Transfer RNA from Microbacterium aquilitoris, 71 nucleotides, folded computationally. RNAcentral holds the sequence, with entries from ENA. Rfam family: tRNA. Rfam links the family to the GO term triplet codon-amino acid adaptor activity. The family's RNA type in Rfam is transfer RNA. Taxonomically the source falls in Microbacterium (Bacteria, Bacillati, Actinomycetota, Actinomycetes).
RNA sequence: UCGUCCAUGGCGUAGUGGUAGCGCGACGGUCUCCAAAACCGUAGGUCGACGUUCGACUCGUCGUGGACGGG
Numbered sequence: 001u002c003g004u005c006c007a008u009g010g011c012g013u014a015g016u017g018g019u020a021g022c023g024c025g026a027c028g029g030u031c032u033c034c035a036a037a038a039c040c041g042u043a044g045g046u047c048g049a050c051g052u053u054c055g056a057c058u059c060g061u062c063g064u065g066g067a068c069g070g071g
Stems, first nucleotide, its partner, number of pairs: 001070007010024004018054001026042005047063005
């Protein structure tokens, strides 16, 4: 320098155009003499900018960070 791929809560991940979900974790509650377990509930997220669209995590362009390969 070129090509391909990835970026979604604290962590691991799903969602490929129409309400952003799941597991673990955190917090609160029920239960218990206390704790754990179990059950119920709460908060917390789409890498950034621009564009396309009635509508974008999703499609396009540029950028940032990362992985792999080529030179």